[in-house]
RNA sequence: ACCUUAUCAAGAGUGGCGGAGGGACAGGACCUGUGAAGCCACGGCAACCUGCUUUUUGCAAGGUGCCAUUUCCUGCGACGCAGUCGAGAGAUGAGGU
Numbered sequence: 001a002c003c004u005u006a007u008c009a010a011g012a013g014u015g016g017c018g019g020a021g022g023g024a025c026a027g028g029a030c031c032u033g034u035g036a037a038g039c040c041a042c043g044g045c046a047a048c049c050u051g052c053u054u055u056u057u058g059c060a061a062g063g064u065g066c067c068a069u070u071u072c073c074u075g076c077g078a079c080g081c082a083g084u085c086g087a088g089a090g091a092u093g094a095g096g097u
Stems, first nucleotide, its partner, number of pairs: 001097008013042005021031002025075004043067003048063002050060003071089001076086004
């Protein structure tokens, strides 16, 4: 990098450095000098893998992940308004090439 598969309406932030951007892409609507990204420290959420227990639950939290907004909404299609459902794209885990 690609393939397969599961999940994506819940949950969880403070401080220091930093100094203008950010949430994948495009449009929209947002967040941001009452301090964006990034880095560091400490903390937290969750439970995919993992361990224990037991057979399907529970406990733990070692490896990941995550801690504005439903994956912020829409993007393609169907029902045909609003809206709902599905697909695609994306993110994360696990397995594989």
RNAcentral holds the sequence, with entries from Rfam. SAM riboswitch aptamer (S box leader) from Fumia xinanensis, 97 nucleotides, folded computationally. Its mean pLDDT, the model's own confidence on a scale to 100, is 85. Taxonomically the source falls in Fumia (Bacteria, Bacillati, Bacillota, Oscillospiraceae). It matches the Rfam family "SAM riboswitch aptamer (S box leader)". Rfam's curators write: The SAM riboswitch is found upstream of a number of genes which code for proteins involved in methionine or cysteine biosynthesis in Gram-positive bacteria. Its family is annotated with regulation of gene expression in the Gene Ontology. Of the family's consensus pairs, 97% are formed in the model.